[in-house]
RNA sequence: GGAGUUGGCCGGACAAUCGUCGCCGUGUUUCUCUCUGUCUCCGCAGGUGACAGUGGGUGCAUGGGGGAGGAAAGUCCGGGCUCCGCAGGGCAGGGUGCCAGGUAAUACCUGGGGGGCGUGAGCCUACGGAAAGUGCAGCAGAGAGCAGACCGCCGAUGGCCGUUCGCGGCACAGGUAAGGGUGAAAGGGUGCGGUAAGAGCGCACCGCACGACUGGUAACAGUUCGUGGCACGGUAAACCCCACUCGGAGCAAGACCAAAUAGGGGUCCUUUGGCGUGGCCCGCGCUGGACCCGGGUAGGUCGCUUGAUAUGUACGGUGACGUGCGUACUAGAUGAAUGAUUGUCCUCGACAGAACCCGGCUUACAGGCCAACUCCCAUU
Repeated sequence: GGAGUUGGCCGGACAAUCGUCGCCGUGUUUCUCUCUGUCUCCGCAGGUGACAGUGGGUGCAUGGGGGAGGAAAGUCCGGGCUCCGCAGGGCAGGGUGCCAGGUAAUACCUGGGGGGCGUGAGCCUACGGAAAGUGCAGCAGAGAGCAGACCGCCGAUGGCCGUUCGCGGCACAGGUAAGGGUGAAAGGGUGCGGUAAGAGCGCACCGCACGACUGGUAACAGUUCGUGGCACGGUAAACCCCACUCGGAGCAAGACCAAAUAGGGGUCCUUUGGCGUGGCCCGCGCUGGACCCGGGUAGGUCGCUUGAUAUGUACGGUGACGUGCGUACUAGAUGAAUGAUUGUCCUCGACAGAACCCGGCUUACAGGCCAACUCCCAUU
């Protein structure tokens, strides 16, 4: 200098004006409500209205301060919270799937093991079981699962032909998985022996399986020991088996306050009233006033943002993380705010916007910065 790997950070800056949604003040009085006092009017019981004061709400004016993200997104996992359900057990169904740890919890994270990729830093991994059962496998190929003779090789043995009786030939029976060919895959590899030719048929080494031992919490590992000629192909994000695990719905969850109007239930009061039924009386039904109880609509309030929170530091831990102490408060709307204009500057600005909250994952993203590490080239 070039090419990369991993982790982290930023996501136009500044100023002015106007606008918008919460919060904290100040002033004002329009509206409205609670309580108290005085007066007025109707009345049987009881109520109406006006004025004044007090406290609150609301409106208006004004001052201060705050107002989207690293993904606010997808809604794919996990939890908090809320309501409903639930004696206990089983079936069905879903999820997870190497080991250990972290955590409120997880399918997340950390560390480790196995396998794969890369020269390397590093990266990827759904990684239990195929010697329980079932299923599946296009094309090619002779044969694809308790394998298979297409070419090739052999033809010892039996057969046929010839014979100088030693044997030679044929390739009919038959043998053969070493070689060729097909395929993603053809039932361990190399070598020596062996054989008619071959073959774990025998042996050595390598590999494999099983058992033991050793190390490790474990997954697992091994220049260890023994046994076995080697059997059991692949596929379980195919059914299935095994182990562990799982109630349902979601803030439009849900809780509270509560008009006007019209209903429901009850107690009391009273003109001993009015209307209907009826020829009349009793009776029955409706009707008045006050208070209480209860359901529910409009509307309002809470849930709502102080939380498994953020940050600094010390200690423990390889690490995820935990503990102690200090500091900070950082949107909370409900037609739903976070914007617009102007000026100056630069590297000229991407993906995109909260709606109960939090932890993850995934996806989108112009450009820039920092740290550690790797490989190559050159120079000293």